This is a predicted structure of a 1515-nucleotide RNA (small-subunit ribosomal RNA) from an uncultured bacterium. RNAcentral holds the sequence, with entries from ENA and Greengenes. The prediction has a mean pLDDT of 84. Its Rfam family is "Bacterial small subunit ribosomal RNA". Its family is annotated with ribosome and structural constituent of ribosome in the Gene Ontology.

RNA sequence: AGAGUUUGAUCCUGGCUCAGAUUGAACGCUGGCGGUAAGCCUUAAACAUGCAAGUCGAGCGGUAACAGACAUAAAGAUUUAGCUUGCUAAAUCCGGUGCUGACGAGCGGCGAACGGGUGAGUAACACGUAGGAAUCUACCCAGUAGCGGGGGAUAGCCCAGGGAAACUUGGAUUAAUACCGCAUACACCCUAAGGGGAAAAGAAGGCCUCUCUUUGAAGCUUUCACUAUUGGAUGAGCCUGCGUAAGAUUAGCUUGUUGGUGGGGUAAAGGCCUACCAAGGCAACGAUCUUUAGCUGGUCUGAGAGGACGAUCAGCCACAUUGGGACUGAGACACGGCCCAGACUUCUACGGAAGGCAGCAGUUAGGAAUAUUGGACAAUGGGGGCAACCCUGAUCCAGCUAUACCGCGUGUGUGAAGAAGGCCCUAGGGUUGUAAAGCACUUUAAGCAGGGAAGAAGCAUAUUAAGUUAAUAUCUUAAUAUGUUGACGUUACCUGAAGAAUAAGGACCGGCUAACUCCGUGCCAGCAGCCGCGGUAAUACGGAGGGUCCAAGCGUUAAUCGGAAUUACUGGGCGUAAAGCGCGCGUAGGCGGUUUAAUAAGUUGUAUGUGAAAGCCCUGGGCUCAACCUAGGAACUGCAUGCAAAACUAUUAAGCUUGAGGACGAGAGAGGAGAGUAGAAUUUCAGGUGUAGCGGUGAAAUGCGUAGAUAUCUGAAGGAAUACCAAUGGCGAAGGCAGCUCUCUGGCUCGUUUCUGACGCUAAGGUGCGAAAGCGUGGGUAGCAAACAGGAUUAGAUACCCUGGUAGUCCACGCCGUAAACGAUGAUAACUAGCCGUUGGGCAGAUUUAACUGUUCAGUGGCACAGCUAACGCAUUAAGUUAUCCGCCUGGGGAGUACGGCCGCAAGGCUAAAACUCAAAUGAAUUGACGGGGGCCCGCACAAGCGGUGGAGCAUGUGGUUUAAUUCGACGCAACGCGAAGAACCUUACCUGGUCUUGACAUCCUACGAACUUACUAGAAAUAGUUUGGUGCCUUCGGGAACGUAGUGACAGGUGCUGCAUGGCUGUCGUCAGCUCGUGUCGUGAGAUGUUGGGUUAAGUCCCGUAACGAGCGCAACCCUUGUCCUUAUUUGCCAUCAUUAAGUUGGGCACUCUAGGGAGACUGCCGGUGACAAACCGGAGGAAGGUGGGGACGACGUCAAGUCAUCAUGGCCCUUACGACCAGGGCUACACACGUGCUACAAUGGAGCGUACAAAGGGUCGCGACCUCGCGAGAGUGAGCUAAUCCCAUAAAACGUUUCGUAGUCCGGAUCGCAGUCUGCAACUCGACUGCGUGAAGUCGGAAUCGCUAGUAAUCGUGAAUCAGAAUGUCACGGUGAAUACGUUCCCGGGCCUUGUACACACCGCCCGUCACACCAUGGGAGUGGGUUGCAAAAGAAGUGGGUAGCAUAACCUUCGGGAGUGCGCUCACCACUUUGUGAUUCAUGACUGGGGUGAAGUCGUAACAAGGUAACC
Repeated sequence: AGAGUUUGAUCCUGGCUCAGAUUGAACGCUGGCGGUAAGCCUUAAACAUGCAAGUCGAGCGGUAACAGACAUAAAGAUUUAGCUUGCUAAAUCCGGUGCUGACGAGCGGCGAACGGGUGAGUAACACGUAGGAAUCUACCCAGUAGCGGGGGAUAGCCCAGGGAAACUUGGAUUAAUACCGCAUACACCCUAAGGGGAAAAGAAGGCCUCUCUUUGAAGCUUUCACUAUUGGAUGAGCCUGCGUAAGAUUAGCUUGUUGGUGGGGUAAAGGCCUACCAAGGCAACGAUCUUUAGCUGGUCUGAGAGGACGAUCAGCCACAUUGGGACUGAGACACGGCCCAGACUUCUACGGAAGGCAGCAGUUAGGAAUAUUGGACAAUGGGGGCAACCCUGAUCCAGCUAUACCGCGUGUGUGAAGAAGGCCCUAGGGUUGUAAAGCACUUUAAGCAGGGAAGAAGCAUAUUAAGUUAAUAUCUUAAUAUGUUGACGUUACCUGAAGAAUAAGGACCGGCUAACUCCGUGCCAGCAGCCGCGGUAAUACGGAGGGUCCAAGCGUUAAUCGGAAUUACUGGGCGUAAAGCGCGCGUAGGCGGUUUAAUAAGUUGUAUGUGAAAGCCCUGGGCUCAACCUAGGAACUGCAUGCAAAACUAUUAAGCUUGAGGACGAGAGAGGAGAGUAGAAUUUCAGGUGUAGCGGUGAAAUGCGUAGAUAUCUGAAGGAAUACCAAUGGCGAAGGCAGCUCUCUGGCUCGUUUCUGACGCUAAGGUGCGAAAGCGUGGGUAGCAAACAGGAUUAGAUACCCUGGUAGUCCACGCCGUAAACGAUGAUAACUAGCCGUUGGGCAGAUUUAACUGUUCAGUGGCACAGCUAACGCAUUAAGUUAUCCGCCUGGGGAGUACGGCCGCAAGGCUAAAACUCAAAUGAAUUGACGGGGGCCCGCACAAGCGGUGGAGCAUGUGGUUUAAUUCGACGCAACGCGAAGAACCUUACCUGGUCUUGACAUCCUACGAACUUACUAGAAAUAGUUUGGUGCCUUCGGGAACGUAGUGACAGGUGCUGCAUGGCUGUCGUCAGCUCGUGUCGUGAGAUGUUGGGUUAAGUCCCGUAACGAGCGCAACCCUUGUCCUUAUUUGCCAUCAUUAAGUUGGGCACUCUAGGGAGACUGCCGGUGACAAACCGGAGGAAGGUGGGGACGACGUCAAGUCAUCAUGGCCCUUACGACCAGGGCUACACACGUGCUACAAUGGAGCGUACAAAGGGUCGCGACCUCGCGAGAGUGAGCUAAUCCCAUAAAACGUUUCGUAGUCCGGAUCGCAGUCUGCAACUCGACUGCGUGAAGUCGGAAUCGCUAGUAAUCGUGAAUCAGAAUGUCACGGUGAAUACGUUCCCGGGCCUUGUACACACCGCCCGUCACACCAUGGGAGUGGGUUGCAAAAGAAGUGGGUAGCAUAACCUUCGGGAGUGCGCUCACCACUUUGUGAUUCAUGACUGGGGUGAAGUCGUAACAAGGUAACC
């Protein structure tokens, strides 16, 4: 520091996700040791049990328990011994005295308000920070002054009751450092300044001078207490500035409320309380209300600014079962106190009582989840005490837990035969891996044994010294000596012996992200943080091997920050991605020209105080290191106060003129409002003329018309709108504004001088204007026209089209307040190259009639530089560079929706969420593809023609059906006379049956045998058995080669599967003209350019132009064939001349033809024209051939997961006495039917008979087979010739000549069937071809539709060949005869180039919308129902406090002794908690039914959008 993910790819916008750090964590797997920390985040839920606050006998009366001392009389009990019960003895218990140590309960003092826990409440002076004045403060410190003298009670104890208990009543007696007067009063308080008021307590130790002399009291002294007061310290209370959550779908709140006066109250200011007076106070800088929350130092994260959090530690606050209340006290409205009320729990004798773990342990429940009912006061601290001490779940320790951080270990070295085993493999090897074993060492930690610190300071006793004192007492302090105090603790640490011994796992391995293979599985099982994996070769699932990363841990989940500049202060945006209010005016607010002076609020500097400690950071130190602990420093960016400065901002004062505005003079204009008026047109009405249609459409129909329409003429009526001018012209803030005239009126521009003197800009709320549609009332209504009706179209057509037609459109008044209200661009101001238009002014020039040129303001347009932008684009009218202010945005959907509020008559508008759901949604541009977009061009593509198919019969292939099997493959073009150039057996892969199992075929090994062959038997054959003949070849004599049989196991074999694992081959677009590359250039980039453009071509063919220049694969050419000529060569070919024959038969010749070698020829080369001086085209000449001469081979990059595993090859999978192999028979030939491709026909351009003529190219020895003979014929017999320019197949046929038939199911047509034959073959039944005779079906030119062909072509005629024993109407090849037509490119189909649109990219066979049906999810409404909170109005009134008091009671003080003062109880008033009622508000849950929304694999109906999306889309 970034990465993944939207796309075919790109850039941007934008969300989601990941890598990091962290945690009071939890869960899964695993687990050796130690140190340091941490440990109920949930139910402020309920709690059994134990402990957590006591202490002081040096305050008091005392003596229940314990111990000691003293005193022990009697009685009693128990045990033991002597021992018969009994008796005797001893011991022990009980029983006395508060005398001592001590001490239960009680009175009294201090403490219990600390310490410890929790975070419910609290949005607040609660907290933080900085200040303040009107206060209190026990214990502590210091100062001053005191501590005199009296009194009356009361607990306890005792006695007597009540009660189950808790507890309680009465009586008697008693103490104090308990309580109350009196005295005193430096200081203190009050005051009218005279005066008045108010205290106290003793205790312990010591001494014995004095009184008395025993003790002891008094006295003195020491210490500790006590009283008053001052000051301090500490702690606490109060007030203030500033800071400290969210919501405006909470906008108004408040009556003790705001202030004053008097009074009360408090420790203290104060409406804190009360009476009266005034009517204030708070709030858009967010009052009130609602929700949430303890605050802080800090913690986590982050570069920082920030963000999140507020466990442990520390400061503050609040709370203690819930609510209320006070008492005591220095301090509480009190966690382990009291009273009352509520809920709950426990006890109960039913009458009443008791309780409060959010103290430490612990329990139950809850929960994913959080520890021991431990030890000790040894240390630190706290309470009490003179002290010793006591108490202390504070604390210190230990226990549990990998919860976190830190440290250590689980060995080290050597060790290649690279062991075995595992895994992989191309079978060679690789890897695990120096890893192990082996050898040599070490011993940390754990375990065993032994030793062994520090944490301890004190305390007690003794002695000495000093101080105090009358004192060598005591006491205090110091020193010395002795003794003594450790929970932890079997401590830390050290030493010793032994032994590698006791100690490694977890996650991951598709990308992000380090790490790869095999097997299993087969969209299953499963994985997944995001993208996404899995449908038979999964590096993504599960296992294994290997690897990677961490390591006593590793992963997962949850959560926070980061990355996220994704709320942007640092540090974002708003033309099209989300985002500028429809437009003005204007309030608050924000900002604001220029000069001078003053001030010092902001600002800057400096100083002081504060900013607790801990923490973070730096530097040292201590634990062996570290974590951890500790010392110092820095920092704490803050606040407050003082001083200083005066530039800037601000404020005040005084000015200025350039911003802004006014005056004056001109100007343009569909600016607005009102009134009037004009002509053209439509329609209607009236009348005339006139006759059969009009109208309308793609075509029609509805409609109108013989009752006279349409058309045409005349006249009239009425409403609405204003042609031409007219224009990226004008005006207006926007919406918007258009005939002409008049009236009223707003704004703008220009010009000259002048005036005011910052008066300005923006603008939240507010207010006004605001198209169309719509609403209300009243008019009006010609045309147009929602709704509606009819007619068409259509599968349907609630549409598009047509005929009608009502609201409405128009006017007046009033609402509505929205639009793609758009420049999708807020307003204002300034600055920043130019060029060309146009509108309205001014100035200047030259001309003068317009007009022109230059310049300057104000508008309005088009280009274009810099700059900006994701790009498109913007560009002085900015989307550039700046300034100010306002509005708005933060992923898509849900949704501009619900609820609430405001507005509206309504329709609806404004404001405006959430749950849930997705990983995208979007913008711009790119390349393709596509379009019922455009342009150009081509093709038998159409058109023009010729002939077919589709109808018939048959052949053949396919589908389907059938079957034991009808083997398999091929399926739009590009499957279907295709693989198959040929199924009777074989082929053959299929079926049935019979057989074989190392196999029919290959290699290796062993044994035997030559191989081979004759015949017979069984059988359908395979096969089995018997049998005849036969001993071969080579040899180094060992043997070997080939072959056969048998055996063993490695293996063979498979037309079994996968063409979607593949190679190869092939089809197709398409013989279409395209497809690319290098370098350069342009672009952020995908990409573009080149390859586009102008011409031209069959062609990306060529030329020109050109940021391109070149090149490659294609095109063309090179190759074959055909067409002309030359040359060479002549036989098997040919024959002009000569001779000769039946015959080129022969002689002869090779001239010609032919053959096959080599050449020539054609190149737009020449001429003319056109064209751009080009390429090229048109025409012509010559030529056998003319513009690639005809034909063929040749098929770019690629597309179709096209075809083929059954040609072959091949990965993987599968079968192995069978899915292999052999044999016989059957099947592939079936047959209701459907389709494709063909043949033959339907006839006279013909059929039949007779006669006559002319080819080419092939094939032939397991062959072609002549002549001859026989047969009606197929053919048979015979076998000449030929290994072929020699012989044979082999008569070519159509044609031509002639005869006949005469339009008919025929002398057409030949299917089908019968009979008889021929040939091939082992064999023609299923199932061959052919021949003869007989039979003589359909069919009379073929519906919709559809195919081929542009010249030696179509059509027509025959011939040959491959395959093949035989078997073509098929296929391939050959020649003969031999046309018609093409105006042309509008249309159909296919293709090429350019361009355009796109929401497509699996690419239009695309994408995609809505209803309905089903399932699930969240949510709104809903008669209501049930809770929570709360306002208002009332009721109610416990305990308590305060006030009053006629009742009752009453120790201290006073008293004139009567009583009084005062107090308590009671009663009563006020306040008030719980509670109750009524009525509202708000929130949560739930609710029959219902609304829309979201999601879901293939559902239904249509096809709305994306292309002109087939009616342009959208608001």